[in-house]
The prediction has a mean pLDDT of 76. A computed fold for a 395-nucleotide RNA from Terracoccus sp., annotated as Bacterial RNase P class A. The RNAcentral record of the sequence draws on ENA. The model forms 97% of the base pairs in the Rfam consensus. It matches the Rfam family "Bacterial RNase P class A". By type it is a ribozyme.
RNA sequence: UGAGUCGGCCAGGCGGCCGCGUCAGAGGGCAACCUCUGCCGAGGAACGUCCGGGCUCCACAGGGCAAGGUGGUGGCCAACAGCCACCCGGGGUGACCCGCGGGACAGUGCCACAGAGAACAGACCGCCGGCGGCUUCGGCAGUCGGUAAGGGUGAAACGGUGGUGUAAGAGACCACCAGCGCUCCAGGUGACUGGAGCGGCUCGGUAAACCCCACCUGGAGCAAGUCCAGACAGUGCACGUGGUGCUCUUGAGCACGCGAAGACCGGCCCGGUCGAGUGCACGGGUAGGACGCUCGAGCCGGUCAGCAAUGGCCGGCCUAGAUGGAUGGCCGUCACCGCACCAAUUCGGUAACGAGGGUGCGGAACAGAACCCGGCGUAUCGGCCGACUCAUCCA
Numbered sequence: 001u002g003a004g005u006c007g008g009c010c011a012g013g014c015g016g017c018c019g020c021g022u023c024a025g026a027g028g029g030c031a032a033c034c035u036c037u038g039c040c041g042a043g044g045a046a047c048g049u050c051c052g053g054g055c056u057c058c059a060c061a062g063g064g065c066a067a068g069g070u071g072g073u074g075g076c077c078a079a080c081a082g083c084c085a086c087c088c089g090g091g092g093u094g095a096c097c098c099g100c101g102g103g104a105c106a107g108u109g110c111c112a113c114a115g116a117g118a119a120c121a122g123a124c125c126g127c128c129g130g131c132g133g134c135u136u137c138g139g140c141a142g143u144c145g146g147u148a149a150g151g152g153u154g155a156a157a158c159g160g161u162g163g164u165g166u167a168a169g170a171g172a173c174c175a176c177c178a179g180c181g182c183u184c185c186a187g188g189u190g191a192c193u194g195g196a197g198c199g200g201c202u203c204g205g206u207a208a209a210c211c212c213c214a215c216c217u218g219g220a221g222c223a224a225g226u227c228c229a230g231a232c233a234g235u236g237c238a239c240g241u242g243g244u245g246c247u248c249u250u251g252a253g254c255a256c257g258c259g260a261a262g263a264c265c266g267g268c269c270c271g272g273u274c275g276a277g278u279g280c281a282c283g284g285g286u287a288g289g290a291c292g293c294u295c296g297a298g299c300c301g302g303u304c305a306g307c308a309a310u311g312g313c314c315g316g317c318c319u320a321g322a323u324g325g326a327u328g329g330c331c332g333u334c335a336c337c338g339c340a341c342c343a344a345u346u347c348g349g350u351a352a353c354g355a356g357g358g359u360g361c362g363g364a365a366c367a368g369a370a371c372c373c374g375g376c377g378u379a380u381c382g383g384c385c386g387a388c389u390c391a392u393c394c395a
Base pairs, nucleotide, nucleotide: 001391002390003389004388005387006386007385008384009383010382012334013333014332015331016330017329018328020041021040023038024037025036026035027034028033043366047377048376050375051374052373053372054371055221056220057219058218062270063269064268065267067217068216069215070214071213072086073085074084075083076082087101088099089098090097091096102212103211107210108209109206110205111204124151125150126147127146128145129144130143131142133140134139159177160176161175162174163173164172178202180199181198182197183196184195185194186193187192225291226290227289228288234282235281236280237279238278239277243256244255245254246253247252248251262274263273264272265271298317299316300315301314302313303312304311305310336363337362338361339360340359341358342357346355347354348353
């Protein structure tokens, strides 16, 4: 210098004019409200709402079933499907990247097309033997068997190479290699890794198919929920109103236990609790104000522990709360990027090489709080910084 890998950061600055929202102060107004001044006023993703939590309400005696989620190991965290480090597998010359990473000897299912055959497989071609037949004596076709070495199909054909063996063959047997299982030794917290020995000689893939194993999980969500004010009209259908005792006004009240309508245990069942009115349908009314609401696993700086994620300690700071929903518009100037034209051949460096001046035109993204956090995913004009890799050049 060229090509890359990883991580972090910024998201135009300044000035002028006009404008908006909350809050505070002052003034005016009977009040609603208005005027002035001041403070603060979107994001790295505020987005998607895909996970996890706080918070709120409902539920919460117990047991079982079902459903959903997670899935290498160790750590971090309030928690997570997140993050960090490592292991294993794959990719890259490399920095580094990717993994939807428990189990396929518990069982079931599936494996398109092609192919004879797709899972305790398979004789289509080929090879070999027997039998009888024909023959130009080389063989030929038939039939009954053997054979997985060779061909062919396929993503995949039941280990690979060489030898022994055989009629031809075959882990049938042998040597080496690969793979699997078991035992032992060493290292590591662990996933796992390295080594030695033995064994049968070999066992396909798929679990984001059912399933099995381990662990986790109540439901709904700020339109949660609470208060104030205000509005309205009920009707129909179905089921139930059972027992004992006491009192009296004799059809009501009280008490008791039972549990028949029904309700609840917010997936279901058992079981339990409540129980005098309940359920369903149609119709009618309201949708105003206030709280919740922003001080929080908060932000910034330093320091310590740790490889890191992260945590401890110290100091400082307060930083949007709208509710038809504010946070904006215009102009000037500077800076940035692209293109075109003009000018100059300068400056720095031993060198490779690096850096310029002026004018005009154009560009400047993605997107926007609505209860609050932690993540993930996605979008994004441009620019800056740091670490590292490969190739090349110069001294």